Predicted 3D model of an 81-nucleotide RNA (Bacterial small signal recognition particle RNA) from a Nitriliruptoraceae bacterium. Rfam family: Bacterial small signal recognition particle RNA. Its Rfam clan is "SRP clan". The organism belongs to Nitriliruptoraceae, within Bacteria. The RNAcentral record of the sequence draws on ENA. It is recorded under the gene name ffs. Its mean pLDDT, the model's own confidence on a scale to 100, is 78.

[in-house]
């Protein structure tokens, strides 16, 4: 030096945060229209709007978790010089 292990820093990723995000097969509210009813009313429910899932995009690196081709230090044995 190599190999192995440990501890850091660093990198990366997840969690956290923000945004976006479902024609229908998520939820809420359901115009219009439809259905039931003698009526009063009721029922289901598309669009729209709202809230979200998976996913995607982004900010920071504060805490926590995972990973490590590498990097610094420490250490046991062995090989080589």
């Nucleotide at each position: 030096c190599g190999c192995c292990g440990g501890u850091g820093a660093c990198g990366u990723u997840c969690u956290c945060c923000g945004g976006u995000g479902a024609a229908c097969c998520g939820g809420g509210u359901c115009a219009g229209g439809g259905c039931c009813g003698g009526a009063a009313g009721g029922c289901a429910g598309c669009a729209g709007c709202c809230c979200u899932a998976a996913g995607c995009c982004g900010u920071u690196c504060u805490u926590g978790g995972g990973c490590g081709g590498g990097u610094a230090c420490c250490g046991a044995u062995c090989u080589c010089g």